[in-house]
Molecule: transfer RNA
Organism: Candidatus Saccharimonadota bacterium
Parts: sequence; structure tokens; C1' cells
RNA sequence: GGGUCCUUAGCUCAUUUGGCUAGAGCGCCACAUUGACGUUGUGGAGGUGAUAGGUUCGAGCCCUAUAGGACCCA
Repeated sequence: GGGUCCUUAGCUCAUUUGGCUAGAGCGCCACAUUGACGUUGUGGAGGUGAUAGGUUCGAGCCCUAUAGGACCCA
């Protein structure tokens, strides 16, 4: 330098061909339980879906560029 893939909650990941008010586990907070911690149960907070544009009535999903990362080729 060329190619393929990935980027979603603090972490690990779902989200099946566009139709949603984006979810799960762990973690965090509160409450119940305990002498206390832990466990368990219930509830809650937390996402401008890497960034910017485009297509569309509608984009996490399609297209383009950029940034970061992994792999392959040279």
C1' cells in the first nucleotide's frame, strides 16, 4: 500500500431480511432478608448505537467518507 471483518450501557454481548419507546448477563444504587457481610428476591439509574454525511415516510440495521482495532496479502 491492497483486501475482509469489527466498533451498541462501566465490562461481555444480543438486537435474524429497515417498522421500537434498543435489551440480556455481570457490575452500580435503593429496599427486603442478616447481628454484620455475603447469598437470594424486588425495584431503579445508566445508551446522543465510534464520528460525519446520504438514501428512506421511517436507519443500530442500507450506502459513502473519516477514526480506532483484528486478521490476510504484498